Transfer RNA from a Deltaproteobacteria bacterium, 73 nucleotides, folded computationally. Its Rfam family is "tRNA".

[in-house]
RNA sequence: GUCCCCAUCGUCUAGGGGUCUAGGACACUACCCUUUCACGGUAGGAACACGGGUUCGAAUCCCGUUGGGGACG
Numbered sequence: 001g002u003c004c005c006c007a008u009c010g011u012c013u014a015g016g017g018g019u020c021u022a023g024g025a026c027a028c029u030a031c032c033c034u035u036u037c038a039c040g041g042u043a044g045g046a047a048c049a050c051g052g053g054u055u056c057g058a059a060u061c062c063c064g065u066u067g068g069g070g071a072c073g
Base pairs, nucleotide, nucleotide: 001072002071003070004069005068006067007066010026011025012024013023018056028044029043030042031041032040049065050064051063052062053061
């Protein structure tokens, strides 16, 4: 330099046009339980890398940027 893949709560991930004000696990917070802690139960907060385009409608499709990984030279 060329090409390919990936980017979603704090972490790991599901979702591949409408059914989604995005679900789950762990973690966190509050309460219950317990003499206390742990365990267990209930509830809660928390996310679509960025910009543009297509579309009635985009986390999802297209282009670019950024970051990460890989192949070739």